[in-house]
RNA sequence: CGAGUUGACUAGACAGUCGCUGUGCCGUCCUCUCGAUGAUUCACUUGUGUGUUAUCGGGUUUGGCACAGAGGAAAGUCCGGGCUCCAAAGGGAAGAGUGCCAGGUAACGCCUGGGGGGCGCAAGCCUACGGAAAGUGCCGCAGAGAGCAGACCGCCGAUGGUUCGCUCGCGAAUCAGGUAAGGGUGAAAGGGUGCGGUAAGAGCGCACCGCGCUGCUGGUAACAGCAGUGGCAGGGUAAACCCCACUCGGAGCAAGACCAAAUAGGUUUCCACUGGCGUGUCCCGCGCUGGAAACGGGUAGGUCGCAAGAGGCAGGCGGUGACGUCUGUCCCAGAUGAAUGACUGUCCACGACAGAACCCGGCUUAUCGGUCGACUCGCUAG
RNA sequence: CGGGGCGUAGCGCAGCCUGGUAGCGCACUACACUGGGGGUGUAGUGGUCGCAGGUUCAAAUCCUGCCGUCCCGA
Numbered sequence: 001c002g003a004g005u006u007g008a009c010u011a012g013a014c015a016g017u018c019g020c021u022g023u024g025c026c027g028u029c030c031u032c033u034c035g036a037u038g039a040u041u042c043a044c045u046u047g048u049g050u051g052u053u054a055u056c057g058g059g060u061u062u063g064g065c066a067c068a069g070a071g072g073a074a075a076g077u078c079c080g081g082g083c084u085c086c087a088a089a090g091g092g093a094a095g096a097g098u099g100c101c102a103g104g105u106a107a108c109g110c111c112u113g114g115g116g117g118g119c120g121c122a123a124g125c126c127u128a129c130g131g132a133a134a135g136u137g138c139c140g141c142a143g144a145g146a147g148c149a150g151a152c153c154g155c156c157g158a159u160g161g162u163u164c165g166c167u168c169g170c171g172a173a174u175c176a177g178g179u180a181a182g183g184g185u186g187a188a189a190g191g192g193u194g195c196g197g198u199a200a201g202a203g204c205g206c207a208c209c210g211c212g213c214u215g216c217u218g219g220u221a222a223c224a225g226c227a228g229u230g231g232c233a234g235g236g237u238a239a240a241c242c243c244c245a246c247u248c249g250g251a252g253c254a255a256g257a258c259c260a261a262a263u264a265g266g267u268u269u270c271c272a273c274u275g276g277c278g279u280g281u282c283c284c285g286c287g288c289u290g291g292a293a294a295c296g297g298g299u300a301g302g303u304c305g306c307a308a309g310a311g312g313c314a315g316g317c318g319g320u321g322a323c324g325u326c327u328g329u330c331c332c333a334g335a336u337g338a339a340u341g342a343c344u345g346u347c348c349a350c351g352a353c354a355g356a357a358c359c360c361g362g363c364u365u366a367u368c369g370g371u372c373g374a375c376u377c378g379c380u381a382g
Numbered sequence: 383c384g385g386g387g388c389g390u391a392g393c394g395c396a397g398c399c400u401g402g403u404a405g406c407g408c409a410c411u412a413c414a415c416u417g418g419g420g421g422u423g424u425a426g427u428g429g430u431c432g433c434a435g436g437u438u439c440a441a442a443u444c445c446u447g448c449c450g451u452c453c454c455g456a
């Protein structure tokens, strides 16, 4: 210098004017409202209730000033948790999810470290990676045969027959039969290569490789290495049912709580105490006491939940790391037609994807560019 | 904001659970019947199964991630 891998940060900058949302402070308005104190009307049960009024404080209305004001994904809603209600979510069944090992965490299908497998020269990246000798199902078409397999072509015909030939012991053909080495079908045909062996063949025997089993060593473990042994049985599919291990109660802030108003009065049908309703799969259990459906009638305003949190930043310590712990410091959107914007000027690299709605930890997806760190390979020069 | 369903021919739908051939009706094209139209009959055309990746010998179907659309909740 070129090519590449990986981790993190950033998301136009500055100035001016006008606006929007929230919080704090200072005023303002008193038509309205709450509380405290004082005065006073009426009532009686004689110290309370009620009404009026004054002052003070608060809410509300409105104005000024100050401060703060979207994201790395706020998104998809795919996982996990907090929170709330149902019983505090209890026992069983069904169902769902996860799936190499160890750790982290509030928890996870996430993350970290390690093992096995795959890709790459390498840095590094990817990996649904338990069990197919518990059982069941499926493997279309093609093919002889697709599941404790199969003789279509081929090879052999040693052995037992038959026919022919003849040099009388063999040869040739053929039948019974043998054979999974070769061809062919298929995604897949019962270890692979080589030598021996044989009538031809075959783990039939042997060597190496693969596989299973046993033992030893290392490792917390997954697993790896070594030695012995079996001669090979048991094809694939579990993102088919299933088995094994572990986890999971359901619903969701339109959850739910409070204030005000209302749920009045009715009509019809059905069930009814071994009942009905709720516990949004079922049974037990628990709670409630009439319940369900249709017609018809009525209400739908406000406050809280809701912003101090598994919080951010800096540093120390422990750990390979995810992370944990301690100290200091900071307060950082909170709307409910829903704010976070518009215009002007200057500059540059000319600005992508995109907008909170109960909150948080992840994953996935979208994304113009820019900056920094670590590492690998190649070339050149010293 | 939260919850749920559906994408298959021009239109409306099966098939998916239990993986091997994509089918039905209407519409469209040609022909026949008719003097012509309509109608009927016969034959036929037409599908990246929303997109991408994975599992499998094999995917519309099973799994994962996106996209579109519809419905429900005071």
Base pairs, nucleotide, nucleotide: 001378002377003376004375005374006373007372008371009370010369012347013346014345015344016343017342018341020069021068022067023066024065025064026063027062032059033058034057035056036055037054038053039052040051042049043048044047071353075364076363078362079361080360081359082358083252084251085250086249090284091283092282093281095248096247097246098245099244100114101113102112103111104110115129116127117126118125119124130243131242135241136240137237138236139235152183153182154179155178156177159176160175161174162173163172164171165170166169191209192208193207194206195205196204210232211230212229213228214227215226216225217224218223256304257303258302259301266295267294268293269292270291271290275289276288277287278286279285311330312329313328314327315326316325317324318323348351383455384454385453386452387451388450389449392408393407394406395405402439410426411425412424413423414422415421432448433447434446435445436444

Description
Predicted 3D model of RNase P RNA and transfer RNA as a complex of 456 nucleotides. Rfam match: Bacterial RNase P class A. Rfam's curators write: Ribonuclease P (RNase P) is a ubiquitous endoribonuclease, found in archaea, bacteria and eukarya as well as chloroplasts and mitochondria. Model confidence (mean pLDDT): 77 of 100.